[in-house]
RNA sequence: GCUUGUGUAGCUCAGUUGGUAGAGCACAUCUUUCGUAAAGAUGAGGCCACCGGAUCGUUCCCGGUCACAAGCU
Numbered sequence: 001g002c003u004u005g006u007g008u009a010g011c012u013c014a015g016u017u018g019g020u021a022g023a024g025c026a027c028a029u030c031u032u033u034c035g036u037a038a039a040g041a042u043g044a045g046g047c048c049a050c051c052g053g054a055u056c057g058u059u060c061c062c063g064g065u066c067a068c069a070a071g072c073u
Base pairs, nucleotide, nucleotide: 001072002071003070004069005068006067007066010025011024012023013022019056027043028042029041030040031039049065050064051063052062053061
């Protein structure tokens, strides 16, 4: 330099032939206990890396940028 893939909650990851997003762990509150742990219930936390385009409408499609990973040279 070229090609490919990935980027979604604090962390690990789903998701959708386009119609305003979920799980596990972690966190907070409550129940239970003399207390702690465990268990159970409830809740908070995201405009889906960034910019632009197509579309009535995009996390999803198209183009570009950035970061990371792999391969080729």

Predicted 3D model of a 73-nucleotide RNA (transfer RNA) from a Planctomycetota bacterium. The sequence is in RNAcentral, with records from ENA. Its Rfam family is "tRNA". The family's RNA type in Rfam is transfer RNA. NCBI's taxonomy places the organism under Bacteria, Pseudomonadati, Planctomycetota. Its mean pLDDT, the model's own confidence on a scale to 100, is 81.